A computed fold for a 77-nucleotide RNA from a Candidatus Stahliibacteriota bacterium, annotated as transfer RNA. Rfam family: tRNA. The sequence was found in a public genome assembly. The coordinates come from a structure-prediction model, not an experiment, and the mean pLDDT is 81.
[in-house]
RNA sequence: GCGCCUGUAGCUCAAUUGGAUAGAGCGAUGGACUUCGAAUCCAAAGGCUGAGAGUUCAAAUCUCUCCAGGCGCACCA
Numbered sequence: 001g002c003g004c005c006u007g008u009a010g011c012u013c014a015a016u017u018g019g020a021u022a023g024a025g026c027g028a029u030g031g032a033c034u035u036c037g038a039a040u041c042c043a044a045a046g047g048c049u050g051a052g053a054g055u056u057c058a059a060a061u062c063u064c065u066c067c068a069g070g071c072g073c074a075c076c077a
Base pairs, nucleotide, nucleotide: 001073002072003071004070005069006068007067010026011025012024013023019057029043030042031041032040050066051065052064053063054062
């Protein structure tokens, strides 16, 4: 340099293949319970879906350009 894959909550992952309001578990926070903890239960919070642009009535999902990470190939006097 070329090609492919990945990027969604603090972490690990979903989202019925374009459909309306993006969810789950864990963690953290508050509360209940407990002599105190752990465990358990309840509650609420936490997201511009990596960034920008485009297509569409409608985009996490499709297209383009960047950014970050990974893999392969090529080059390496």